[in-house]
Context: one part of a larger RNA
RNA sequence: GCCAGCGAGUUGUGGUAGACGGCAAGGUUAAGGGACGAAGCGUUCCGAAGCCGAAGCGAAAGCGAGUGUGAAUAGCGCGCUUUAGUCGUCUGGUGCAGACACGAAACCAAGUGAUCUAUCCAUGACCAGGAUGAAGCAGGGGUAACACCCUGUGGAGGUCCGAACCAGUAACUGUUGAAAAAGUUUUGGAUGAGUUGUGGAUAGGGGUGAAAGGCCAAUCAAACUUGGAGAUAUCUUGUUCUCUCCGAAAUAACUUUAGGGUUAGCCUCAAUGUAUAUGGCAUGGGGGUAGAGCACUGGAUCCAAUAGGGGGGCUACCGCCCUUCCAACGGGAACCAAACUCCGAAUACCAUGCCCUUUAUUGGGAGAUAGACUGUGGGGGAUAAGCUUCAUAGUCAAAAGGGGAACAGCCCGGAUCGUCGAUUAAGGCCCCUAAUUCUAUGCUAAGUGAGUAAGGAGGUGAAGUUUCUAAAACAGUUGGGAUGUUGGCUUAGAGGCAGCCAUCAUUUAAAGAGUGCGUAACAGCUCACCAAUCGAGAAACUUUGCGCCGAUAAUAAACGGGACUAAGCAUAGAGCCGAAAUCACGGGUGCCUAUCUUCGGAUAGGCGCGGUAGGAGAGCGUUGUAUGGGCAUUGAAGGUGUACCGUAAGGAGCACUGGAGCGCAUACAAGUGAGUAUGCAUGGC
Numbered sequence: 001g002c003c004a005g006c007g008a009g010u011u012g013u014g015g016u017a018g019a020c021g022g023c024a025a026g027g028u029u030a031a032g033g034g035a036c037g038a039a040g041c042g043u044u045c046c047g048a049a050g051c052c053g054a055a056g057c058g059a060a061a062g063c064g065a066g067u068g069u070g071a072a073u074a075g076c077g078c079g080c081u082u083u084a085g086u087c088g089u090c091u092g093g094u095g096c097a098g099a100c101a102c103g104a105a106a107c108c109a110a111g112u113g114a115u116c117u118a119u120c121c122a123u124g125a126c127c128a129g130g131a132u133g134a135a136g137c138a139g140g141g142g143u144a145a146c147a148c149c150c151u152g153u154g155g156a157g158g159u160c161c162g163a164a165c166c167a168g169u170a171a172c173u174g175u176u177g178a179a180a181a182a183g184u185u186u187u188g189g190a191u192g193a194g195u196u197g198u199g200g201a202u203a204g205g206g207g208u209g210a211a212a213g214g215c216c217a218a219u220c221a222a223a224c225u226u227g228g229a230g231a232u233a234u235c236u237u238g239u240u241c242u243c244u245c246c247g248a249a250a251u252a253a254c255u256u257u258a259g260g261g262u263u264a265g266c267c268u269c270a271a272u273g274u275a276u277a278u279g280g281c282a283u284g285g286g287g288g289u290a291g292a293g294c295a296c297u298g299g300a301u302c303c304a305a306u307a308g309g310g311g312g313g314c315u316a317c318c319g320c321c322c323u324u325c326c327a328a329c330g331g332g333a334a335c336c337a338a339a340c341u342c343c344g345a346a347u348a349c350c351a352u353g354c355c356c357u358u359u360a361u362u363g364g365g366a367g368a369u370a371g372a373c374u375g376u377g378g379g380g381g382a383u384a385a386g387c388u389u390c391a392u393a394g395u396c397a398a399a400a401g402g403g404g405a406a407c408a409g410c411c412c413g414g415a416u417c418g419u420c421g422a423u424u425a426a427g428g429c430c431c432c433u434a435a436u437u438c439u440a441u442g443c444u445a446a447g448u449g450a451g452u453a454a455g456g457a458g459g460u461g462a463a464g465u466u467u468c469u470a471a472a473a474c475a476g477u478u479g480g481g482a483u484g485u486u487g488g489c490u491u492a493g494a495g496g497c498a499g500c501c502a503u504c505a506u507u508u509a510a511a512g513a514g515u516g517c518g519u520a521a522c523a524g525c526u527c528a529c530c531a532a533u534c535g536a537g538a539a540a541c542u543u544u545g546c547g548c549c550g551a552u553a554a555u556a557a558a559c560g561g562g563a564c565u566a567a568g569c570a571u572a573g574a575g576c577c578g579a580a581a582u583c584a585c586g587g588g589u590g591c592c593u594a595u596c597u598u599c600g601g602a603u604a605g606g607c608g609c610g611g612u613a614g615g616a617g618a619g620c621g622u623u624g625u626a627u628g629g630g631c632a633u634u635g636a637a638g639g640u641g642u643a644c645c646g647u648a649a650g651g652a653g654c655a656c657u658g659g660a661g662c663g664c665a666u667a668c669a670a671g672u673g674a675g676u677a678u679g680c681a682u683g684g685c
Stems, first nucleotide, its partner, number of pairs: 001685004005680002011097004016092008026052003032046005056063002066078004100238002103235001107228006118202009127192001129161003132157001136153006165189003170185004204220001206216003241619006251264005266367001267365006275359001279355007291343001292341002297337003301333003306327001308326002310323005371396010401412003416587004421583003427577003430562003436574001438573006449564001455549002459546010476533005482506003487501003512527001516525002588609009620673001622670007630662002638657005644651002
């Protein structure tokens, strides 16, 4: 890991709702006792204590269809005028109990532990070898005497090197190990605060600790064992057969509350029986949103005009003048606003009437209170997020099917079952792949299609505006492109062409006091402009369709692939395919209605039958009990196999095996259904 077995809403007792039953203005016994027993606290008979109800009100005395308050005959509160209860059984949910099962970290009590380890006590044991050479002492020197020096002797030391012994520094190995801490190499101490044997002492909020919260028997921020004990767990996991009907929520308020609750909203069931919602149409309302506007409040730009201010000038003072500066109020023009409004919708909302329908009230039972995305209207953010927070609608959640290559939340559409029938939706129709290589007209040349912006471009199609043009345009070619003059200034120079000023005139067909290149400055080339040649359109711009560049990432990987010049794009059209949609045929089932009925139901019609949490209903199977009726050595249960029956849980038949008990019907009672609990010190493989 797999298989088999076991494994989770139970029991008692209160109160509550419903169903059924007894009795009923009453209902009912409890403990206990008697009798009979197959001896099972089993049956039956007593037992009125007590409890509930038939009357309430008041704190109470108390009064009583009233009563309390009150001075009250008032008012007000609670009642009466509306009579059904009670006992039992079962079912749902609930309180108290372990209360569906398993699961803590912990807390407390009483005990057991110092054979491990920490420290201490008593008594023993052990430390190869080598090195160094303190004090002291002796001899000699030396001193006034000490001191001091030298040579020996001596043998000190938490001294040195290094085995045993003790330790455990570093690396490697080992990591389902040889080992629940080791091995190898290496390393520290090794006469000491040393190591060690034996015996003993200290015990759990306690010990011991050269102190690491270390150690106290592989366990230590409070040991272990047993008990309180099934501690508690707003947490996690698991919770066992079938079918039918309905079917949520992820919101609000409050919460030491935020992953939990309580109440309401939303679901379900029953009763009541129309007590009502939604929708459509009509009518009548209020509004201040979208939009718009500038009349208010604010913001903000320009113009003219003009107070005031700044600056300048004049003035002895008064004051006057100028102003390319700032600028109020008022005027004109054009704007902006969630917290502006002279205005102002659509929707929405409220009310009334009609129509169609279904709601409503009371009571029993819930679940849910983590929501997700998409479209639209907003806030926050960066007009970021598969972001966050509201509103509104949809889908998912709890929805399968078809489309979108794949893809909860997008598009179509809501699966009762069967059919080798049909029609369609979204989306598609060259092949993969069901259906057009369909029709018509255009566009695109980029494989654009089949990912993107600012920006860029004689790509190309369409529509248009303006100008030039047979008095010859545009482009090309040939020729001219001059004179005053080197304009003046500046400058070393400035001669069209560094810069500043001016930008005239003349000859002309035309020619700038010069468009660019160039020179130190000239020169030179060129342009504008003119003529000739040529001979038909040319130039500039606007709007728009489809394309191009911009375009750099990790698979080829940005058409689903092949491929495609349409099999791309646009417009118009004709067909076809395409789903569990719709239709057709047949079956099942829920509710309602009608008819019939042997009251079991049958038939017909209508509306339905996706579904998580959840509510309600009907069943299957297992074990046992009671009653009835059966089967079995001519073979029970169990096992193996099997093509049968039932809508399902399930149920038969037959064959083999097996070798002694077991079905069926009705009713009752449960240790009553397993695949998941990292389930089980149950077994097997």
Large-subunit ribosomal RNA, domain II from Chlamydiae bacterium GWC2_50_10, 685 nucleotides, folded computationally. Taxonomically the source falls in Chlamydiota (Bacteria, Pseudomonadati).